[in-house]
RNA sequence: AUUGAACGCUGGCGGCAGGCCUAACACAUGCAAGUCGAGCGGAAACGACAACAUUGAUUCUUCGGAGGAUUUGUUGGGCGUCGAGCGGCGGACGGGUGAGUAAUGCUUAGGAAUUUGCCCAGUUGAGGGGGAUAACUAUUGGAAACGAUAGCUAAUACCGCAUACGCUCCUUUCUGUGAAAAGGGGGACCUUCGGGCCUCUCGCGAUUGGAUAAGCCUAAGUGAGAUUAGCUAGUUGGUGAGGUAAGAGCUCACCAAGGCGACGAUCUCUAGCUGGUCUGAGAGGAUGAUCAGCCACACUGGAACUGAGACACGGUCCAGACUCCUACGGGAGGCAGCAGUGGGGAAUAUUGCACAAUGGGCGAAAGCCUGAUGCAGCCAUGCCGCGUGUAUGAAGAAGGCCUUCGGGUUGUAAAGUACUUUCAGCAGUGAGGAAGGGCGGUACGUUAAUAGCGUAUUGUCUUGACGUUAGCUGCAGAAGAAGCACCGGCUAACUCCGUGCCAGCAGCCGCGGUAAUACGGAGGGUGCGAGCGUUAAUCGGAAUUACUGGGCGUAAAGCGCGCGUAGGUGGUUUGUUAAGCGAGAUGUGAAAGCCCCGGGCUCAACCUGGGAACUGCAUUUCGAACUGGCAGGCUAGAGUAUGGUAGAGGUAAGUGGAAUUUCCUGUGUAGCGGUGAAAUGCGUAGAUAUAGGAAGGAACACCAGUGGCGAAGGCGACUUACUGGACAAUACUGACGCUGAGGUGCGAAAGCGUGGGGAGCAAACAGGAUUAGAUCCCCUGGUAGUCCACGCCGUAAACGAUGUCAACUAGCCGUUGGGAGCAAUUAAGCUUUUAGUGGCGCAGCUAACGCAUUAAGUAGACCGCCUGGGGAGUACGGUCGCAAGAUUAAAACUCAAAUGAAUUGACGGGGGCCCGCACAAGCGGUGGAGCAUGUGGUUUAAUUCGACGCAACGCGAAGAACCUUACCAACUCUUGACAUCCUUCAGAAAGCCAGCGGAGACGCAGGUGUCCUUCGGGAACUCUGAGACAGGUGCUGCAUGGCUGUCGUCAGCUCGUGUUGUGAAAUGUUGGGUUAAGUCCCGCAACGAGCGCAACCCUUAUCCUUGUUUGCCAGCACUUCGGGUGGGAACUCCAGGGAGACUGCCGGUGAUAAACCGGAGGAAGGUGGGGACGACGUCAAGUCAUCAUGGCCCUUACGAGUAGGGCUACACACGUGCUACAAUGGCGUAUACAGAGGGCUGCCAACUCGCGAGAGUGAGCGAAUCCCAGAAAGUACGUCGUAGUCCGGAUUGGAGUCUGCAACUCGACUCCAUGAAGUCGGAAUCGCUAGUAAUCGUGGAUCAGAAUGCCACGGUGAAUACGUUCCCGGGCCUUGUACACACCGCCCGUCACACCACGGGAGUGGGCUCUACCCGACGGCCGUGCGCUAACCUUUUGGAGGCAGCGGACCACGGUAGGCAUCAGCGACUGGGGUG
Repeated sequence: AUUGAACGCUGGCGGCAGGCCUAACACAUGCAAGUCGAGCGGAAACGACAACAUUGAUUCUUCGGAGGAUUUGUUGGGCGUCGAGCGGCGGACGGGUGAGUAAUGCUUAGGAAUUUGCCCAGUUGAGGGGGAUAACUAUUGGAAACGAUAGCUAAUACCGCAUACGCUCCUUUCUGUGAAAAGGGGGACCUUCGGGCCUCUCGCGAUUGGAUAAGCCUAAGUGAGAUUAGCUAGUUGGUGAGGUAAGAGCUCACCAAGGCGACGAUCUCUAGCUGGUCUGAGAGGAUGAUCAGCCACACUGGAACUGAGACACGGUCCAGACUCCUACGGGAGGCAGCAGUGGGGAAUAUUGCACAAUGGGCGAAAGCCUGAUGCAGCCAUGCCGCGUGUAUGAAGAAGGCCUUCGGGUUGUAAAGUACUUUCAGCAGUGAGGAAGGGCGGUACGUUAAUAGCGUAUUGUCUUGACGUUAGCUGCAGAAGAAGCACCGGCUAACUCCGUGCCAGCAGCCGCGGUAAUACGGAGGGUGCGAGCGUUAAUCGGAAUUACUGGGCGUAAAGCGCGCGUAGGUGGUUUGUUAAGCGAGAUGUGAAAGCCCCGGGCUCAACCUGGGAACUGCAUUUCGAACUGGCAGGCUAGAGUAUGGUAGAGGUAAGUGGAAUUUCCUGUGUAGCGGUGAAAUGCGUAGAUAUAGGAAGGAACACCAGUGGCGAAGGCGACUUACUGGACAAUACUGACGCUGAGGUGCGAAAGCGUGGGGAGCAAACAGGAUUAGAUCCCCUGGUAGUCCACGCCGUAAACGAUGUCAACUAGCCGUUGGGAGCAAUUAAGCUUUUAGUGGCGCAGCUAACGCAUUAAGUAGACCGCCUGGGGAGUACGGUCGCAAGAUUAAAACUCAAAUGAAUUGACGGGGGCCCGCACAAGCGGUGGAGCAUGUGGUUUAAUUCGACGCAACGCGAAGAACCUUACCAACUCUUGACAUCCUUCAGAAAGCCAGCGGAGACGCAGGUGUCCUUCGGGAACUCUGAGACAGGUGCUGCAUGGCUGUCGUCAGCUCGUGUUGUGAAAUGUUGGGUUAAGUCCCGCAACGAGCGCAACCCUUAUCCUUGUUUGCCAGCACUUCGGGUGGGAACUCCAGGGAGACUGCCGGUGAUAAACCGGAGGAAGGUGGGGACGACGUCAAGUCAUCAUGGCCCUUACGAGUAGGGCUACACACGUGCUACAAUGGCGUAUACAGAGGGCUGCCAACUCGCGAGAGUGAGCGAAUCCCAGAAAGUACGUCGUAGUCCGGAUUGGAGUCUGCAACUCGACUCCAUGAAGUCGGAAUCGCUAGUAAUCGUGGAUCAGAAUGCCACGGUGAAUACGUUCCCGGGCCUUGUACACACCGCCCGUCACACCACGGGAGUGGGCUCUACCCGACGGCCGUGCGCUAACCUUUUGGAGGCAGCGGACCACGGUAGGCAUCAGCGACUGGGGUG
């Protein structure tokens, strides 16, 4: 884009079209093919008329009747007509359907051996006879359908005779054979009243031609499957005969053995074909509804009859299935005609009107028939057109939605105002579709005729289903008329709410796990619009089957390699031909459709006129370049010959030496062998080792080389024989060439068969090791095999993953073989050429990698192969094979990917370089004990919460008895414990004192008690009440900010411009050095820059300077001997400012660099020591319980208050610490030396008391002044003597001290007593490189009190580092990768479970089909004894002819036996596959 569509939601009107795609399933009912009386005998029905009979109303009456409306009956084919019948024509058209059919079909173009009713034109005839039979009547059978017998009758029914063109036989003549039908109208005349005669018209027979229609033949085209490769017996041809309308094996007899097929026969599956339709730029692809042409079919199968035409949709016969009727004997039927019904289905309409028109049948005609057709009805099924209003209208209304609360949007939209009236509605008017036909008149023709008939013209009457037509006019009123889908991207259109991986969406990607533009709703928007979406289907996009117009080194794809058949293709030149090719003409290519130009419906759709086109086929005439054919030349392709060259080319026979092994002999003695280490194994019966000899088999060191040869597989000692190919040179042949489907040959290793052989090696196997295991790797053995001969197999990553052939297209450098030339003393060398074989490289190509004269470049010839991944190179079938198996080769199902090349990362039990207390070297610990503390677990009313590898666990917590406190149970409050505002009331307030109840919160009842004032009130505060609101340590750290941890103080992380690449990206940042460092230097398609490093900052180490109290004291003086005092400003210290260190200097190394090494000087030397400082980022790391904050949640409670309890529990496990286990020690006595801090709710001296914790009293100090404050280890002396101790101190009893409202749960400390475990700690594991570890004490924060924790301070003060192999972590470069959530990745197979499709399967079922045989209805054909027999002939006997019957062959259905296939048929069981 489209559709014969369907479904969902919705639905105003009209026009034009379309409407069972499924069950060729079954059908109730009605209709769809009749007509002709001008062919015939006739008269059942209806009507008119006539006659006869009958009835007898109104009326009249002479009362006797008249009269005759009306009724009934009978008769009459004389009339209109007509049921049934005989006869003619038509039921072969029209209408339906697409089952079958892959060719007896269709399409296009041709052909000859034919027929053709009605129609047209021509010729000619139509004479004379005969016998029957329906109808009807009678009898009769049957339920019916339908008959039977006897009798009567007609014809345009039937049969002869005559006459004939014609047909047949034949060379011709002769011969033979064969026809007919009349009817109607009119008329002078004749008549036996039947008719004759004349004329008109319509029919009839024969025949010629035409038209139309039909039959037959040929060529080409017209689906799929080769997992269908051979098919065929009337088959192919001939002769003869038969047969047909006609050619023909169409049929038959005989003869011959042909015919078709890889250019796809046969078989199987599917299918009506075409004009056209849909799509597409086209080429194509798909399709074959409606309309039109052809074919086929008519319940299924078979058959013929009639006829011009059928093997016949609404005909016949037979068989079968089904349905119906039945009196059970027998009969009837065929909607794939129009309606309609059931059924099937996602799905497809009215049991309508009319013959008015067009067409058809019959008829002389009127006319009759016509579900053809014309119309109407139903359906948005499609196409087209119209409408659902128009203009104005800002208070930008209300409402809705959103909101940053300002507003925005819906939105000129609505309302309102002013107009209009299409369409629908009501009323009226009103074309066209009608041409004809009937009845008259006139003229002409025919004729004897003015009848009649025909033709023309004219008058008049008349024909419409649609139809309430189309159109037009009037009336009223905005009145009756809008939805559907979508809004994450593709793709036009965004927000809110709800939901919370649920519900759901989804065409693909994908969305949804509490802030969803993706689900559902709403508002808004976008698109289309009486429709809009969805589903299904076709084409396009898809160059994704590639003719136009693709590919095959690595993505799917070159057969393992030759030879070669068919086929395809082919060098140069001359002549010829005209098949291909090109041009012209003619015929055809139906109409419709498409296209163009017009016309008609108001437009359009639609209809209609003309043209063009139909790219095709056929015939014919030209042309001769190219291709092809034919004929003749040439030598550049190809081949042959000759003598040469190199070579692991092949086959066969023979020969050789080294080595292994075995055997024999000698020497010789205890091990050998083997491995990472061992063991199995061998050896005192003498191994291994060594010497000599022998046997046997296999393989051929060095040479040896991106060297050689071969088509590939492959080929390696030497010699001989035979043999293939290549190369260059010279002669000859003269296109002999190339490729190559099938075919055929070769074809590694393994394997198989038969027979040999068997040294070494070695699947299987055995043993030993390794290991959690080890059906592996390693070791010791060892059989097939490896070897030979013959025969199979036929595959490999059979690879250059690159088919063969030939041509062209820059170079450079190797190497192997040959030729020529130059120079030549040999050897060498140089130039050039050719055949190979390698490396690099330009153009070009390539997705890139790469290829690049040995192409993957540029063009050519031929072959093979590919078309998403898996299933699967599998199943089934076939072929081959002894087997193993090979080859050919699917589908169901499943996924949205699979794959290639390259890029950046990450990773590696990859590589290189480097670093770090990373290892190593050391020192001290932890893990064992007791206790402290944290965590898990358990328990509990609660044991509040958070933190979980490193990077949670003496962590938040720098300090839980109450408080803290968030938890629990209980008791209370509800605008609240806290903030702001408003309003009401009250108090003069707030505050303070104190009584009662209660566990307390709280409640009740009292007292005391301000400021300003213009006296109105005001300020602040409190109580009370209503409302806005407060409040939340409630949830989400995976919504967040901020802060923090970690990799890591690791040296990295990036950018701009330029350049390279299709691109991702790269370069810079890599490389060579160097550094602690991406630190610096050099080089470089890079040049620069930023964040990091370093430095700047603090502290410490040295000096100078300034200052001098509370600090200091050298010199001077005093002294109570204490820097105490005067004084000093030197020193120390303090705190301000400076200096100093920069690889600056020297030497060496290095590249004359950066830098490194050593040295000097210096307090300090190579970042001097320490600290602060933490790049881009990672871990959805931690924290909503510091704080802040979005969203959600609670609101007499998840908020607030109170007292009590809990966070302190305790079978247990872990982390971090303290104290120890002792003599480098414990205890006792004496004694020395710090630093840094803190102090007024404080530190607290001295003194007194207490064993002590401490108490009492009390000076100093807001502190370089006073206090905490005694430093301890250390040193000196003494004691203990290796023990559960004079070690160790847990636990427990008693007695106390202090803090505090309060030490019960649950504090610290003191004294007396008690005196547990523990004797240095398994596996494992931690810290530390110098003033460090270890050890010793001191202070501080928090704090009423409560450190073994934390932070800080100093004292004493080591050992070791060979080094970077290894463990861990990290950095740079490189490499591999199937990883990218990035190795804690990805991922393979079995097993278990569920589901799905498939294969095998004992068998079993269905339809189709083949072969053989049996049966043999109907039917036509052939034959025919007996029987029967109207027309004609006859010698009257018969004959000719016919009928029935019988027989024969053919044959449908049916049956039997066997078979090929088929159905993804079914099938216990079973096998693999897919998904989860």